Small-subunit ribosomal RNA from uncultured Candidatus Saccharimonas sp., 1523 nucleotides, folded computationally.
């Protein structure tokens, strides 16, 4: 020191993708989408309840009410109100005293009189009480309005401004602070005003104005001077206030400090635009002075000329900024409501007064805008405070409660203010949290809805039993928030306790993405759509419906953010062809990197340690509210950033070295490297001059054009101008562009060898600078050939092209501009570093040699192939597009557009620089399979060629087109439709027309009634069909009836040749009987895909063989089947007969390249024998994957959809058979290889009972009449032909050729032959003499010629299938035309060349540049006139004064400048199923095609010069690989 183990301790919890481009495939690339948020609107729905949130738009305009007052313990009052006092007036109501009047009067011993006493009443009087009411009085309580203090700078509320020290962070240093704390130190003694008030007066109102009073913590001296200031150090100068409940009381002044706030200055960090490149004059900087609470150009004078910028000034545009909120894994992007910090507005726009603090939201002036009052003169306001109200808008709330609480002012204090606050109201506007019941409960009810009609689903979902009360009504109780007091919330939260399943679910979606599907309806229509995209009659895409999926009191949509987007990529991308390497780094700035070692230093770079980085908020732990949202405690990382301190590895500075990079030095050398001068041959054209004659030149073919006036050709000479044949070469040399006969002369780079010198001097390079092919421009020359424009001549539908004939600029020089190319290796530059082989160029070593060459090496170019690695693939691969550094450049879907505008440049053309708006879902690279291809090789086919016949011309049949028509039914449409459905329309067919008729039907099943069934007859009808009239009474039974028939009835149904053949099955053409189409497993490719199946031979063949990353296999090929040629076995009706043969029909054999030669690895080939056949003997049947949406819904079937007294059904006639005309397949001619007589010979194969029909007769003849035979090897069509052969005759004519046409007369079929059958006999005798461009068929028993028979068919055949006679020609050979097969190559095609596409032109719509102008707006400039107000100046009346100066805000003028708006016209873009010319381009795209330039044309374009391969094909040369 390493490893490994275990402990512990700290940090971290995370990152998903889909669709769409193509026939597919990988790749690059845009667009959509799943997510999460939101001061949100909308739209549908809506039960509670807790916390939040609530004008994003017009800093628009504001009615109303409140939002900042307080203080009587500063003051002097005294409006108001209480309350005391003093009077006064009433009413009551007590006492006294007096007077009258009236009653009583005890009897005590008596009498009367007087007196006393008692009661009652009335008058006067003092006096007290109580209550009312006035009046006075500052006396107290208090207090309207004023003087003083203190706050109105703060709370609230906005977000216009402002890109700035305005925020944020981190520092500073030259201040200032009321209130509060702390310390000292003091508070004496005066003075004249002054509002308030009164009085008098002026205004409409706001308000004002004389006059006369008074106070004070207001205001001024004095005095003291601890401090303070100032100072020439002597000394000047500088304060105060009391008030009171008497208290350890509140204040006053004066120094000092403190705390906390403010001003002020500084790094750093803070949107966009270079289509903004210079700005700045008080601008910088100094010296004095003013100013300021304080520093300063913060003011001025003077002086100096500074002072800011590509590290982005300046100018324009948008924006308060943070903390922090969305979002992301993060880095990041977005944002900056609520809350919390700074900052800044207060109708705009200026200004200042007060004050401790403002240039003040709820103070002041002034000036503009706007509203309101008004007596018109003049005055008042400022909700961006809380409510609210208009307006704008898609849209944001109560003209509410209280100061209980928490806070703020003022006060000694009570307390008073407080729209801040603290609550309530309104909104699903957001977050959470609750509930709309739980459990049982199949007949799986009922209705929906779908059904294959059985069922399934809605669905245990409901009803239906039971259970429980969150929520809700109701009713009692009731908090905490309050410490001694006070609660708005609020009788709320909670509790308790009744009642009752009772009050309470809805959106959206259901093709894919992307959880969820059926009917109905609709029919490229209505609509849908987030991106592909649905929807044209069977919509999981539209509409409803029923079912289902996702969320849920919410649910969709829209808007906008972030993501997903690695789609601006620091984490984390590219740049050969997909955007992207600037023409050339040629030199070189700024900038950024930088080679080896030492030593300092300490920016960077690591630690450590301290400061800060507000709170909230996030993140993590615990707590409180029932949970949770929400609140409450604690508490961390990161991060930024300053300070100290360490460390020095790197990186950077300084210092002092090395030498391996750089540069030098000496010696070699190679070379189309520049620039200038000279100079040479050969060729092409003129000119002259000879020589010679009719032609030349040109083209696919021509023609203009030259030539008898003498061309071309050819000799000889000159003239000129331009370019260098051979060598010459994936060879030289240059930075690129680019340089080519020789020879000087100057001159740049560059290899190579030696290791001498310097000692990092080096890379790279934004601006900048030079240099830059062709084309074009200017000036002067020069011109021979070439040759844009032009002009002529062909081509052509035109041909402004291609191609011929001329022919100007241009090409050349010299000088001066442009300044772009496919300027290309589509590959910036340097430096290392990673296997190899090969050839070339240049030097050098070695080795060899006499010497060059050879041959090994080494450096340096320059080329080819490849390891590894890369790349989407195609390729690159030591000359990287592989690994890595460092600089620089440029690129972010496509189209608009490399375009507009501005700028710079240019003489112009015209370059650099460079967008939007619109539109749009692909556009694009590589590679795969296919199709094309006027691309290529190789192969076959009657493809052509060689040949024989035809067709195109006639007449004439048949189809078809068009035309007619009442109908002329329908279908088929290049090949692959036309003698085709149709193997045969006169009626029927028949589907079509006119016209008569029928309605459950002509035709099936089912019900109900009748009646057998059936048959004959009669009328009326063109028939169908109508009506009546008679016969007749069958079978079966359980005796009802049943089966079969008829009739009549009802509905279910029948019918449809009606539509769609592009809804469809089956059949069926076609390529094509062409050799192809595939699979399994395996390898190979990221992948479509590929191998295989190619290659090399050989077949008819993907046959077969050899090879070979393939090794089997399967549909086709062949073969099996059928027929025919041979033989031979069996059999044999019939054949007149019998064996051989023959024929008939059964089986078998034969043939396989087996066998011989030859070539060949081999398959096989070529020849040959034998043999009836010889190499797949001939023929046929058999049609592979799959193409033509080919053809048939009219053969039959058949979804879907129409008709239903008719589109169905019957029935008479009529039509399909028309005709001016085209076309298609045919047959018959045009004659002597022949026509006509005469004779005379050989087939096959077939078909016959509603039929074939003999023999005989008749008839000229079609035929008729007769009736044998055969249900057919036996009879008949049918002598079984015909051409052939044998004679005869015509004799080259429109005929003895042709036979149309037509007339007569007749034959057979048929109910009927008129429209419309065939056929005979006589007669008529048309065209036509061999067939224009053009085209068909055919390779051996074929072509051609010549009859026969069938099907279909009453009858009709020039068609069609089929059968036998006679019976050739010619294929050198694949160069052409055509189809096809395979391989290969090019594609911009995949609906696949009938493909794709381009450009004007016409038409509509978008957006947008230009513009004669108009319109407003924005910031500067100059002048003008200049409010208030600070500052200053005089003045004397000493003020709230006059009057001037300076500055200035609004206001005018006036010229430019910068952005917008809107325009007559007009450029060009875009973008739109089915317009118009053409055919640029994609294949050699039919003239390869693009760049760049320049001329020209309707348009794509063409033409000229130069340049590229991103160009096919063909030879060729040279080179690599292998062997």
């Nucleotide at each position: 020191a390493g490893a490994u183990u275990c402990u512990u301790u700290u940090u971290a919890u995370g990152g998903a993708g889909a669709g769409u481009u193509u026939g597919a495939u990988c790749c690059u690339g845009g667009c959509u989408c799943a997510g999460g948020a939101u001061g949100a609107a909308c739209g549908c729905u809506g039960g509670c309840g807790g916390c939040g949130u609530g004008c994003c738009u017009a800093a628009u305009a504001c009615a109303u009410g409140c939002a900042a007052g307080u203080u009587g313990u500063g003051c002097g009052g005294u409006a108001a109100c209480g309350a005391g006092u003093u009077u006064c007036u009433c009413a009551c109501u007590g006492a006294g005293g007096u007077u009258c009047g009236a009653a009583a009067g005890a009897g005590u011993a008596g009498a009367u009189a007087a007196a006393a006493u008692u009661u009652c009443g009335g008058g006067c009087u003092u006096u007290g009480g109580u209550g009312a009411g006035g009046a006075a009085u500052g006396u107290c309580g208090a207090c309207g309005a004023g003087c003083g203090g203190c706050g109105g700078a703060c709370g609230g509320c906005u977000g216009a401004g402002u890109a700035a020290c305005g925020c944020g962070u981190a520092g500073g240093a030259a201040c200032g602070u009321a209130c509060c704390c702390c310390a000292a130190a003091g508070u004496g003694a005066g003075g004249g005003a002054u509002a308030a008030c009164g009085c008098a007066c002026c205004g409409a109102a706001a308000g004002g104005u004389g006059u006369g009073c008074u106070a004070a913590u207001a205001c001024c001296g004095c005095a003291u001077g601890u401090g303070g200031u100032c100072u020439u150090c002597g000394g000047a100068u500088u304060a105060a206030a009391g008030c009171u409940u008497u208290a350890u009381g509140c204040g006053c002044u004066u120094u000092g400090g403190g705390a906390a706030c403010g001003g002020c200055c500084u790094g750093c960090g803070u949107a966009a635009g270079a289509u903004u490149a210079g700005c700045u004059a008080g601008u910088u900087g100094g010296u004095g002075a003013g100013g300021u609470a304080a520093u300063a150009g913060c003011u001025c004078a003077c002086c100096a000329a500074g002072g800011c910028g590509a590290c982005g000034a300046u100018c324009u545009u948008u924006a308060g900024c943070u903390g922090g909120u969305c979002u992301g894994a993060g880095a990041g992007g977005a944002u900056g409501a609520u809350c919390a910090g700074c900052c800044a507005g207060a109708c705009u726009g200026g200004g200042a007064c007060u004050g401790a603090g403002a240039c003040a939201c709820g103070g002041c002036c002034c000036a503009g805008a706007c509203u309101c009052c008004u007596a018109c003169g003049g005055g008042a306001g400022g909700c961006a405070g809380c409510a609210g109200u208009a307006g704008g808008g898609a849209a944001u709330u109560u003209u509410c409660c209280a100061c209980a609480a928490u806070g703020g002012g003022c006060g000694a204090a009570a307390g008073c203010c407080u729209g801040a606050u603290g609550g309530a109201g309104c909104a699903a506007c957001g977050c959470c949290g609750c509930g709309u019941g739980c459990a049982g409960g199949a007949u799986g009810a009922a209705g929906g809805c779908c059904u294959u009609a059985g069922g399934g689903u809605u669905g245990u979902a409901a009803a239906c039993u039971g259970c429980u009360u969150u929520u809700g009504u109701c009713u009692g109780u009731g908090a905490a928030g309050a410490u001694u007091a006070u609660g708005a919330c609020g009788g709320u939260a909670g509790c308790a306790g009744a009642c009752g399943a009772a009050u309470a679910a809805g959106g959206a979606c259901c093709g894919g993405c992307u959880a969820a599907c059926u009917a109905c309806g609709u029919g490229c229509c209505a609509g849908c759509a987030g991106c592909c995209g649905c929807g044209g009659u069977c919509a999981u895409a539209c509409g409803u419906a029923g079912g289902g999926u996702c969320c849920a009191a919410g649910c969709g949509u829209u808007a906008u953010c972030c993501g997903g987007a690695a789609u601006u990529a620091c984490u984390g991308g590219g740049c050969g062809u997909a955007a992207a390497g600037a023409g050339u780094u040629g030199c070189g700035u700024a900038g950024g990197u930088g080679g080896c070692a030492g030593a300092g230093u300490a920016a960077g770079u690591a630690g450590a340690c301290a400061g800060u980085g507000a709170a909230a908020u996030c993140g993590u732990c615990c707590c409180g509210c029932u949970c949770a949202a929400c609140g409450g405690g604690a508490u961390a990382c990161a991060c930024a950033u300053u300070g100290u301190c360490u460390a020095a590895a790197c990186u950077g500075c300084u210092c002092a070295g090395c030498u391996a990079g750089a540069a030098g030095a000496u010696g070699a050398g190679a070379g189309a490297g520049g620039u200038c001068g000279c100079u040479a041959g050969a060729a092409u054209u003129c000119c002259u001059a000879g020589u010679g004659u009719a032609g030349g030149a040109g083209u696919g073919a021509a023609a203009u054009c030259c030539g008898u006036a003498g061309a071309u050709a050819u000799u000889a000479g000159g003239a000129g101008g331009a370019a260098u044949a051979c060598c010459g070469a994936u060879g030289g040399c240059g930075u690129a562009g680019g340089c080519a006969g020789g020879c000087g002369a100057c001159u740049g780079g560059c290899u190579c060898a030696u290791u001498c010198u310097u000692g990092a001097c080096a890379c790279u390079a934004a601006g900048g600078c030079a240099c830059g092919a062709a084309a074009g421009c200017g000036u002067g020359g020069g011109g021979a050939g070439c040759a844009a424009a032009c002009g002529g001549g062909a081509u052509u539908a035109g041909a402004u092209a291609c191609c011929c004939c001329g022919g100007u600029a241009g090409u050349c020089c010299a000088c001066g501009c442009c300044g772009u190319a496919a300027a290309c290796u589509a590959u910036g530059g340097a430096u290392g570093c990673u296997a190899g082989c090969u050839g070339u160029u240049a030097c050098g070593a070695g080795u060899a040699u006499c010497g060059a060459c050879c041959c090994u090496u080494g450096u340096a170019g320059u080329a080819g192939c490849g390891a590894a690695g890369c790349u989407a693939a195609c390729g690159c691969g030591u000359u990287a597009a592989g690994c890595a550094u460092c600089c620089c450049g440029c690129c972010u879907g496509u189209g608009g557009a490399g375009u507009a505008c501005g700028g710079c440049c240019g003489c112009a053309a015209g370059g650099c620089u460079a967008a939007a708006a619109c539109a749009u879902a692909a556009a694009g690279g590589a590679a795969u399979u296919g199709a094309c291809g006027g691309g290529g090789a190789c192969c076959c086919g009657c493809a052509c060629a060689a040949g024989c016949g035809g067709u195109g011309g006639a007449g004439c049949g048949u189809g078809u087109u068009c035309u007619u028509u009442a109908a002329u039914u329908c279908g088929a449409a290049g090949g692959u439709a036309a003698g085709c459905g149709a193997a045969g329309a006169a009626c029927c067919u028949u589907a079509c027309c006119a016209g008569g008729g029928u309605u459950u039907g002509a035709c099936a099943u089912c019900c109900u009634g009748c009646g057998a069934a059936u048959c004959u007859c009669u009328c009326c009808g063109a028939a169908a069909g109508g009506a009546g009239a008679g016969a007749g009474u069958g079978c079966u039974u359980u005796a009802u009836u049943g089966a079969g028939c008829g009739c009549a009835g009802u509905g279910a149904c029948a019918g449809g040749u009606g539509u769609u053949g592009c809804a469809u099955g089956g059949c069926c053409g076609u390529c094509g009987u062409c050799a192809g189409c595939u699979c399994g497993u395996g390898u190979c490719g990221u992948g479509a895909g590929a191998u295989g199946u190619u290659u090399g031979g050989u077949u008819a063949a993907g046959u077969c063989c050899a090879u070979c990353a393939a090794c089997g296999a399967g549909c086709g090929c062949a073969a099996c089947c059928c027929u025919u040629g041979u033989a031979u076995u069996u059999a044999g009706u019939u054949g007149a007969a019998u064996u051989u043969u023959u024929c008939u029909a059964a089986a078998u054999a034969g043939a396989c390249u087996g066998c011989c030669c030859c070539g060949g690895u081999a398959a096989c080939g070529g020849g040959g024998a034998g043999g009836a056949a010889g190499g797949a003997g001939g023929g046929g049947a058999u049609g592979a994957u799959g193409u033509c949406a080919g053809g048939u819904c009219a053969g039959u079937a058949u979804u879907a959809c129409c008709c239903u007294u008719a589109c169905a059904c019957c029935c008479u006639g009529g039509g399909c058979u028309a005709g001016a005309a085209a076309c298609a397949c045919g047959c018959u001619a045009c004659a002597a290889u022949g026509g006509c007589c005469g004779g005379u010979a050989c087939a096959a194969a077939g078909g016959g009972c509603u039929g074939c029909c003999a023999a005989g007769u008749c008839g000229c003849g079609a035929g008729a009449c007769g009736g044998a035979g055969c249900a057919a090897a036996u009879c008949c069509c049918a002598u079984c032909a015909a051409a052939g052969c044998c004679g005869g005759u015509c004799c080259c004519a429109g005929u003895u050729c042709g036979g149309a046409u037509a007339g007569c007369a007749g034959g057979c079929u048929g109910a009927a032959a008129c429209u419309c059958g065939c056929c005979u006999g006589c007669u008529u005798g048309a065209a036509g003499u061999c067939g224009g461009a053009a085209u068909c068929g055919c390779u051996a028993g074929u072509a051609a010629c010549g009859g026969u028979a069938g099907g279909u068919c009453a009858g009709c055949a020039c068609a069609c299938u089929a059968c036998c006679g006679u019976g050739a020609a010619u294929a050198c050979g694949u160069u052409c035309c055509c189809g096809g097969g395979u391989c290969u190559u090019g594609u911009a095609c995949a609906c696949a060349c009938c493909g794709c596409c381009c450009g004007u032109c016409a038409a509509a719509c978008c957006a947008u540049g230009a513009a004669a102008g108009u319109c407003a707006c924005c910031a500067a400039u100059a002048c003008c006139u200049g409010a208030c107000g600070u500052c200053u100046u005089a003045g004397c009346u000493a003020g709230u004064c006059u009057a001037g100066g300076c500055c200035u805000a609004a206001g005018g003028u006036a010229g430019g400048g910068g952005g917008g708006a809107u325009a007559a016209u007009u450029g060009g873009g875009g973008u739109u199923a089915a317009g118009u010319c053409g055919u640029a381009a994609c294949a050699a795209g039919g003239u390869a095609u693009c760049c760049g330039u320049a001329g020209c044309g309707g348009a794509a374009g063409c033409u000229g010069c130069g340049g590229a391969u991103g160009g096919a094909u063909u030879a060729c040369c040279u080179c690599c690989u292998u062997u």